Predicted 3D model of a 478-nucleotide part of an RNA (large-subunit ribosomal RNA, domain I) from a Phycisphaerales bacterium. The source organism's lineage runs through Bacteria, Pseudomonadati, Planctomycetota, Phycisphaerae and Phycisphaerales. Rfam family: Bacterial large subunit ribosomal RNA.

Context: one part of a larger RNA
């Protein structure tokens, strides 16, 4: 030093668990804020780091229910000291305090500070800004008006998608690119709701008729459109969802309280195992208890309750001031399947600029006929879209390098001047019974005894303990 076997260190793999996650489903809710919000800062306990809770009344106070014996949160124990059947912690509902910052709104700032004036019974309260109302006042300039003061209401700010409106790219695709694509997409803006837009035909349609609007499936990748390239893309019309209230009957949600049935022997640290007799079941979901429990302990099922809803009958769009610099032309530009085309029709800037129901738009230039509607006011539920957040269920979804970035005090350590980026870390045991006492050792660190434990080769570096790596003893070998 090689190989081989034994037996360890050391490592954390696997295996087993699950507090945590993802997904869907169904209801619920869909807002908060000047009565000061989301979101911090600082404090608050006898001792008190943090994390919860609370705000100088500060882990709290005070009514009402409910509850019914122990309680003074959590890591996490100790000591003190207290509170409870005169019903205490604990839960629900209402109140009632609620430092300082923060739309912050007296000024003022470098958030959580500075520094102020008016009233006041000395507890306190008020002073921003803007909009509209209302009253006093009140110029130039008689009357008004502008302005000025004060009252009173509302606004602002935050918040996940989901919306509607202004503004609107370029990587990309054409196999290069410039008309087009991509896209009205990303992003900014500003504004609302629980949804929002839209909306009761100046529609469609073809000689037959529909009959507001909105979603969905087909029509259909069709008709178109298009450097007719890449690509891009309808409508008619047809099935459907919906379609307010009001009766009637059916349904059965949510809170909360009832809510059934077991022993006995063996093994065994410990029965829920085994074995032998019972017993409940409208309940044998599920979870917990020292292995595996329908009858042990939570519950379930069902029972109490009556909500959404479902069927039927009935009923089905409103209101007015009735719309002129309005509608159309031109002439720029924009939206439609429509890229200026033969290009109607919808919006908008700009020059023009009608008629008045004997009158008007429109049926894809344009004219006639024929049909078809009545612009230029205004509201309109359901059907439709999302889920930040609140509860319940499920799940050929994950199991600690998975699943959330976060099972663990995570957006936390940490890193960056900053936008911003960002993690690792579960498991003793049924019960700490968490090793009183001996001994070596530095009054150690670490170990060995005894000692608890079912086990200590379960000892907090704890459950199983794989490998690589390092030993140690023994066999064969160089």
């Nucleotide at each position: 030093g090689g190989c081989g076997c034994a037996c360890g260190g050391u490592g954390a793999a696997u295996g087993a668990c699950u507090u945590g996650g993802c997904a869907u489903c169904g209801a619920g809710a869909g807002g908060c804020g000047a009565u000061g919000a989301a979101g911090g800062a600082c404090g608050c306990g006898a001792g008190a780091a943090c994390c919860u809770g609370c705000g100088a009344u500060a882990a709290g106070c005070c009514c009402a229910g409910a509850g019914g014996a122990g309680c003074c949160g959590g890591u996490a124990a100790c000591u003190a000291g207290g509170c409870a059947g005169u019903g205490a912690u604990c839960c629900u509902g209402g109140g009632a305090u609620u430092u300082c910052c923060g739309a912050a709104u007296g000024g003022g700032g470098c958030a959580a500070c500075c520094c102020a004036c008016c009233c006041g019974u000395c507890a306190g309260g008020g002073u921003a800004c803007u909009u509209u109302g209302c009253a006093c006042u009140g110029a130039a300039u008689g009357c008004a008006u502008a302005g000025g003061u004060g009252c009173a209401a509302a606004g602002a700010g935050c918040g996940a998608a989901c919306g509607u409106g202004g503004a609107g790219a370029a990587g990309u695709g054409a196999a290069a690119c410039a008309u087009c694509u991509c896209a009205g997409u990303a992003u900014c803006c500003a504004c609302a709701g629980g949804a929002a837009a839209g909306g009761a035909a100046a529609g469609c349609a073809a000689c037959a008729g529909c009959g507001a609007c909105u979603c969905c499936g087909c029509a259909a990748g069709u008709a178109g459109c298009g450097g007719c390239g890449a690509g891009c893309g309808a409508a008619c019309g047809c099935g459907g969802a919906u379609a307010a209230g009001c009766c009637a009957g059916c349904g059965g949600a949510a809170u909360a309280c009832c809510g059934a049935a077991c022993g006995c022997u063996u093994u065994g640290g410990a029965a829920u195992g085994a074995g032998c007799g019972g017993c409940c079941a409208a309940a044998g979901a599920a979870g917990g208890u020292g292995a595996a429990a329908g009858c042990c302990c939570u519950g379930u099922a069902g029972a109490u309750g009556g909500a959404a809803g479902c069927u039927g009958g009935u009923g089905a769009g409103g209101a007015c001031u009735a719309g002129a610099g309005u509608a159309a032309a031109c002439u720029c530009g924009g939206g439609c399947u429509c890229g200026g085309g033969a290009a109607a029709c919808c919006c908008g800037g700009g020059u023009u600029g009608a008629a008045c129901a004997u009158g008007g738009g429109g049926g894809g230039u344009c004219c006639a006929c024929c049909c078809u509607c009545c612009a230029a006011u205004c509201c309109u539920a359901a059907g439709u879209a999302c889920u930040a957040c609140u509860c319940g269920a499920u799940g050929a979804c994950c199991g600690a390098u998975a699943g959330c970035g976060a099972a663990c005090c995570a957006g936390u350590a940490a890193g960056g001047c900053g936008a911003c980026u960002g993690a690792a870390c579960g498991u003793u045991g049924a019960c700490a019974a968490g090793c009183u006492c001996c001994c070596c050792g530095a009054c150690g660190a670490g170990g060995g005894g005894a000692g608890u434990g079912a086990a200590a080769g379960a000892g907090u570096a704890c459950c199983u303990g794989a490998a690589a790596c390092c030993g140690u003893g023994c066999g064969c070998u160089u």